Model confidence (mean pLDDT): 81 of 100.
Predicted 3D model of a 73-nucleotide RNA (transfer RNA) from Janthinobacterium sp. CG23_2.
């Protein structure tokens, strides 16, 4: 250049026959505890890499771009 996978809270990862954006570590607050760990509650935090198009309706389909990965020359 050309193909290809991927991009969703601080992080690692789900949610695709289009139909309410969740799940675990982190962080915070609780309860337990003489204190601490561990475990158990509980709140917060993400409109999904940008920008447009299709749809009542988009993370998901379509277009063009940016960014990492991997292959071909």
């Nucleotide at each position: 250049a050309u193909c290809u996978c991927a991009g969703u809270g601080g992080c690692g990862c789900a949610a695709u026959u289009g139909g309410c954006a969740g799940c675990g570590c982190a962080g915070c607050g609780g309860a337990u505890u003489c204190c601490a760990a561990a475990c158990c509650c509980g709140a917060a935090g993400g409109c999904u890499g940008a920008a447009g198009g299709u749809u009542c309706g988009a993370c998901u389909c379509c277009u063009u771009c940016c960014u990492g990965g991997g292959a071909u020359g």